Small-subunit ribosomal RNA from an uncultured Mollicutes bacterium, 1513 nucleotides, folded computationally. The prediction has a mean pLDDT of 82.

RNA sequence: UUUUUUGAGAGUUUGAUCCCGGCUCAGGAUGAACGCUGGCGGCGUGCCUAAUACAUGCAAGUCAAACGGGUGUAGCAAUACACAACGUGGCGAACGGGUGAGUAACACGUAGGUAAUCUACUUUUAAGACGAGGAUAACCUUGGGAAACUAGGGCUAAUACUGGAUAGGAUAAUUUGACGCAUGUUAAAUUAUUUAAAGAUUUGAAGUGCUUAAAAAGGAGCCUGCGGUGCAUUAGUUAGUUGGCGGUGUAAUGGACCACCAAGACUGUGAUGCAUAGCCGGACUGAGAGGUUAAACGGCCACAUUGGAACUGAGACACGGUCCAAACUCCUACGGGAGGCAGCAGUAGGGAAUUUUCGGCAAUGGACGAAAGUCUGACCGAGCAACGCCGCGUGAGUGAUGAAGUUCCUAGGAAUGUAAAGCUCUUUUAUUGGGGAAGAAAAAGUAUGAAGAAUGCAUAUUGACGGUACCCAUUGAAUAAGCCCCGGCUAACUAUGUGCCAGCAGCCGCGGUAAUACAUAGGGGGCAAGCGUUAUCCGGAUUUAUUGGGCGUAAAGGGUGCGUAGGCGGUUUUUUAAGUCAAAGGUUUAAAUGCAAGGCUCAACCUUGUAUCGCUUUUGAAACUGAUUAACUAGAGUAUGGUAGAGGUAAGUGGAAUUCCAUGUGUAGCGGUAAAAUGCGUAAAUAUAUGGAGGAACACCGGUGGCGAAGGCGACUUACUGGGCCACUACUGACGCUGAGGCACGAAAGCGUGGGGAGCAAACAGGAUUAGAUACCCUGGUAGUCCACGCCCUAAACGAUGAGUACUAGGUAUCAGAGUUUUUUGGUGCCAAAGUUAACACGAUAAGUACUCCGCCUGAGUAGUACGUACGCAAGUAUGAAACUCAAAGGAAUUGACGGGACCCCGCACAAGCGGUGGAUCAUGUUGUUUAAUUCGACGAUACGCGAAGAACCUUACCAGGCCUUGACAUACCAUGCAAUGCUUUAGAGAUAAAGCGGAGGUUACCAUGGAUACAGGUGGUGCAUGGUUGUCGUCAGCUCGUGUCGUGAGAUGUUAGGUUAAGUCCUCUAACGAGCGCAACCCUUGUCGUUAGUUACCAUUAUUAAGUUAGGAACUCUAGCGAGACUGCCAGUGAUAAACUGGAGGAAGGUGGGGAUGACGUCAAAUCAUCAUGCCCCUUACGGCCUGGGCUACAAACGUGAUACAAUGGCUGUUUACAAAGAGUCGCAAUACCGCGAGGUGGAGCUAAUCUCAAAAAGCAGUCUCAGUUCGGAUUGAAGUCUGCAACUCGACUUCAUGAAGUCGGAAUCGCUAGUAAUCGCAAAUCAGAAUGUUGCGGUGAAUACGUUCUCGGGGUUUGUACACACCGCCCGUCAAACCACGAAAGCAAGCAAUGCCCAAAGCCGGUGGCCUAACUAGUAAUAGAAGGAGCCGUCUAAGGUAGGGCUAGUGAUCAGGGUUAAGUCGUAACAAGGCAUCCCUACGAGAACGUGGGGAUGGAUCACCUCCUUU
Repeated sequence: UUUUUUGAGAGUUUGAUCCCGGCUCAGGAUGAACGCUGGCGGCGUGCCUAAUACAUGCAAGUCAAACGGGUGUAGCAAUACACAACGUGGCGAACGGGUGAGUAACACGUAGGUAAUCUACUUUUAAGACGAGGAUAACCUUGGGAAACUAGGGCUAAUACUGGAUAGGAUAAUUUGACGCAUGUUAAAUUAUUUAAAGAUUUGAAGUGCUUAAAAAGGAGCCUGCGGUGCAUUAGUUAGUUGGCGGUGUAAUGGACCACCAAGACUGUGAUGCAUAGCCGGACUGAGAGGUUAAACGGCCACAUUGGAACUGAGACACGGUCCAAACUCCUACGGGAGGCAGCAGUAGGGAAUUUUCGGCAAUGGACGAAAGUCUGACCGAGCAACGCCGCGUGAGUGAUGAAGUUCCUAGGAAUGUAAAGCUCUUUUAUUGGGGAAGAAAAAGUAUGAAGAAUGCAUAUUGACGGUACCCAUUGAAUAAGCCCCGGCUAACUAUGUGCCAGCAGCCGCGGUAAUACAUAGGGGGCAAGCGUUAUCCGGAUUUAUUGGGCGUAAAGGGUGCGUAGGCGGUUUUUUAAGUCAAAGGUUUAAAUGCAAGGCUCAACCUUGUAUCGCUUUUGAAACUGAUUAACUAGAGUAUGGUAGAGGUAAGUGGAAUUCCAUGUGUAGCGGUAAAAUGCGUAAAUAUAUGGAGGAACACCGGUGGCGAAGGCGACUUACUGGGCCACUACUGACGCUGAGGCACGAAAGCGUGGGGAGCAAACAGGAUUAGAUACCCUGGUAGUCCACGCCCUAAACGAUGAGUACUAGGUAUCAGAGUUUUUUGGUGCCAAAGUUAACACGAUAAGUACUCCGCCUGAGUAGUACGUACGCAAGUAUGAAACUCAAAGGAAUUGACGGGACCCCGCACAAGCGGUGGAUCAUGUUGUUUAAUUCGACGAUACGCGAAGAACCUUACCAGGCCUUGACAUACCAUGCAAUGCUUUAGAGAUAAAGCGGAGGUUACCAUGGAUACAGGUGGUGCAUGGUUGUCGUCAGCUCGUGUCGUGAGAUGUUAGGUUAAGUCCUCUAACGAGCGCAACCCUUGUCGUUAGUUACCAUUAUUAAGUUAGGAACUCUAGCGAGACUGCCAGUGAUAAACUGGAGGAAGGUGGGGAUGACGUCAAAUCAUCAUGCCCCUUACGGCCUGGGCUACAAACGUGAUACAAUGGCUGUUUACAAAGAGUCGCAAUACCGCGAGGUGGAGCUAAUCUCAAAAAGCAGUCUCAGUUCGGAUUGAAGUCUGCAACUCGACUUCAUGAAGUCGGAAUCGCUAGUAAUCGCAAAUCAGAAUGUUGCGGUGAAUACGUUCUCGGGGUUUGUACACACCGCCCGUCAAACCACGAAAGCAAGCAAUGCCCAAAGCCGGUGGCCUAACUAGUAAUAGAAGGAGCCGUCUAAGGUAGGGCUAGUGAUCAGGGUUAAGUCGUAACAAGGCAUCCCUACGAGAACGUGGGGAUGGAUCACCUCCUUU
């Protein structure tokens, strides 16, 4: 200040991002249900399903002051009092109570009309009630019937019934006045017709009841405007239908009904049909607008087992009335009867689910009555139910040794936790006892009063709830806490168990041995007598968008135009007042809601006051919109003069080319492809020349040039014809824009009929390719392509961009005009400002800013499918779903990765060379096989002479057998000890066992034995739990960060560009500036020099020796310390004046001098649990430990790595005639010497090493052999030996003699190497008792080649495409096979619904009726007659029923079809990269399948080239 005060987001598509878009969650609510739990009270609520069926009781009666009669009591009786069974009569029963089936309707709501109406009881006013009559029930009696009930006879009363009188009234007609929009209404007068009454009670009066008329209140009927629902896959409906005249009928209007007449009426502003539904006040939700809903409470409607019908009455077509029909149930004597809980309780059934067969009329209300009163399952109360809302409680204070228990633990402690116990209090609630309400006002009596109006007074009485609420006292913390959750959303975490199991889950998702996600426990969080779950509604969801969305690429612009309805519409003016705005009146029941007060102790709850929207009436305003009037010219159009054009239709004409035919020339091939073949050709092709035939298409010009609405249009000429643009005047005067339906046009393919047919070419055939090849390639080839006429009507029919109007910087190119000096109009393109956009991009030709109209969208799949309908000759087109499945599908851009994309660069990558491997034999490793065991690991590159720098035992982990169990080894405890170690003997395969000798280390027991328990031990598992270590990309040049800037963002920039380098090396440019890890350098080694130092090394000079042997020397070599040197430093050229490159000088060395060590961020779940360490799991008289023997050494086969060879660049022999380096050595290397043919043996000098030893270097040189399976080659085998070692059988190396295999240079394929390198030659070492062809080092001799980057492999960079991100070993399509699910078709089957025609026709109203019956009235003395009525019969209408053919809707159905889903099925590989034939759209044909091919179209195609345009210079 206001009546009302008010708007929150999150998760999930991706490697990440922004967007579009769905799904899900947090909130509130409920007549709820289910699970677990449960102390009390108040106030509410309680069959949402079967409008299913109902046992039993009750729910509508009352009046004796209307009447007949009855019963009881009193009395002798008359009679009085009381009661109420029976009946007549009156009033009520049409209210109250229930339910929501039907109903899409004047049913409801709202506002009106009724001059088109009725109204019992009640109130007011006026008048009246005279005088007669005849019956009848009850009752009595006689019958029928099982019953229900009923027939005949007789008696009787009334406020029952019937005439008459009187009155006013009503109806009709006439005249006059007033009123009304009208039909008409009303007043007065006249005439005609018609029509009232009831008594009872009381001594009486009065009052009540009754009759007539007028009015009021309340109620009811009928009519109208407006409002609220889904489907158009419901588009036409209608015959009493629409209207009129006249009637019937009703309280009343009206086709409501009837006769006649006319042909109308409704409908795209949605008729009709179908489906669904009671409507509203309200309720829930929401910021609101809205959406949803219709329990309780209130208003209206409809219904009462189903269907039909009327009667009575003021009121019904009647829930507890009647009649009929039908179904169902019950009774029955089988003849016939009875019934209707959707009243209150209650039962069965259905269901997830909803209460007591309670008390009372005390209160409120109702019926009747004069009243007392009676009745009232309305109502008031109680009972049951946490079903909801609200309130209260389950204790409060204090209490640390932070008890115990439990859980966790880093083993210290922490948590539960002031929590408990203990101590001190309180007593709501509970228990027991006592007190104890309000709700009660009246009626009755009586006073005043004329009064029965009204106002007083006093007395007695009335409470179901209920001895309840409430109050006081008593006892005592005593009687009272659960449920859900704890991965994120979302507040709250640990342990154990489990091991893709069991299970959880709202969404995302957890679980495959360390689960905060399952289960349990401890702890924690939330709510609390409740807490969760499920279901439904609103919200969030701006996710149907009026408020408040979109359509270039995400879903979405109709293929294009013309045009109807409709919507919208230029400037000025007149009038009006429909819209609009303002004010006032009426209405909007109450309750509810909001606000403000008040009452229950508070609250819920209740009471009082007050307020909003809508509709309607009246009055006013006139700007805007509408209507209307009069004008205008800026929109639109017409005329005139020009102009460009592949615009359209028809007819005619032309040349080039292909093919075919004829003829000539000419000869063996042609053709085709990556390569071929099919095909054509000696019957003369191809080629070439001439002539001819025929059809189709129109080169160059030609151009992001032109024209057209779109599709589309291209030789030339003629005819006809449409539209545009420009210029300048003149004219019309808003004539305009859009456009649902409708109409027309509409590429290609396709269809029909008839022509035509050269080339091309679906289908088809053949040849290739291929695993296959229904394809790509090739050779043929038919429809078709062409023409005429008629259909079809679809395309990526695209600018993926509807049409129109106005406005908003520029620049540039081009086409058509005008004007020429700047310019201007209309088209067609590009670049760009502002702005827009998710971004890409668009940007006067908008995707900008606005307005108008149309079309369309609302997750993906199913699916443009099914069904239905329309069109079509067909193909098919148009319209167009659902069940079910999923949590995504999608757009744009980013970073990577990838490409049978492009570009640049590098590498023994290729090429150029040299030598190998692959063939042989052997060695060695692996696989496989075998075995008792052949222990284990390593498997593309990055396993395979690898772990292993060395398996006879040992090693050893494997196997067989024999042994041990606190253990071979560690720590701790107890007991015992003159024993242990050692040596010897015996048994044994040995481990082991026993005996002996011996013994001064121990005796404080540290040593040994025995014992008990903690534990030891494990080369057992997991390298996908780990540390550490290692391989590889790769010694490739990369990988990042800070600040700044750009972008919404992921990200980008820097790091790109121009040069250069081995290098992200450096320079220059630059929105970047700097920095880090890498590169390089620093380190080691090698190459040159200087210097210092000389022993074990060296020896020029001086001596000396067999000998650098010794003296000596300090020059040289060498050793090993310290230094120097190389830096593009200098010169020239090139380059941009840079960086740098090329060449040169000097130098031992020149552009990193050679080599090594050094390995960025990361990748491969790479390797290793068997080096080691280690979590968890597993074994514990064994998966541990000891021993002997065996095995790792097997052998059909395959592979890898090597050795030796095949010989003459060689073998053998010889000469001792040469020259190294680097190493190793006391458990050792071992010299001289001797023995042996030799391996080796004997022996031992020297050496702990620049001293001694291994140690001989070998290729070399000389001689011989002369091309052979050899004087090559050496495997294999035999014999004899040597050495090591406990031990050479399985299973060592070496020697000698003998033997003398394969092999004559190696297929496909493949490896290494760019200089002291390859190749070749030997030497040494580690391991080691012994055992290298392996490994690691060392030196000797010592080449060839590199044009170059096309290709192969690998790597780096830039760019491009992408549907990949587990990243191409990716993704992914379809058939087939299997399981499950929902749906479609289907011969039919069996139901329902609404109609139609005909048949039959109950009850009943209405109409008719001559025969029958009849008290009242009339006439008559009467008989009788009349009026009037009744039964019966007839007729119209008609429910149910029957029958017939159709319609619609669900259900079911052998079988058939497609669709969806489902870790690991089959076949291929269609798509994504140029996806390996670019893809896609329409169409046609074909094919196991994805799909292929033809025709036309699109770019949403990569790459290269060209053209055009733009930007910059």